[in-house]
RNA sequence: GCUGCCGUAGCUUAGAGGGAAAGCGCCUGAUUCGUAAUCAGGGGACGCGGGUUCGAUUCCUGCCGGUAGCU
Numbered sequence: 001g002c003u004g005c006c007g008u009a010g011c012u013u014a015g016a017g018g019g020a021a022a023g024c025g026c027c028u029g030a031u032u033c034g035u036a037a038u039c040a041g042g043g044g045a046c047g048c049g050g051g052u053u054c055g056a057u058u059c060c061u062g063c064c065g066g067u068a069g070c071u
Stems, first nucleotide, its partner, number of pairs: 001070007010024004018054001026042005047063005
């Protein structure tokens, strides 16, 4: 330098045009003499720009970052 893949919550991953979801973690409450465990509730995210579309996390494109391969 070229090519492929990936980028969603603090972490690990779903979701692939119309409600953003789960597990762990975090906060609050209940339970306990207290802690842990358990139960209930809560906060928290679509890498950036442009395009297509009535509507984009999703499709297209550029950039950025990560990863793998080739030279």
The RNA shown here (transfer RNA) has 71 nucleotides and comes from a Clostridia bacterium. The sequence was found in a public genome assembly. The source organism's lineage runs through Bacteria, Bacillati, Bacillota and Clostridia. Rfam family: tRNA. It is annotated as a transfer RNA. Rfam describes the family as follows. Transfer RNA (tRNA) molecules are approximately 80 nucleotides in length. Its mean pLDDT, the model's own confidence on a scale to 100, is 83.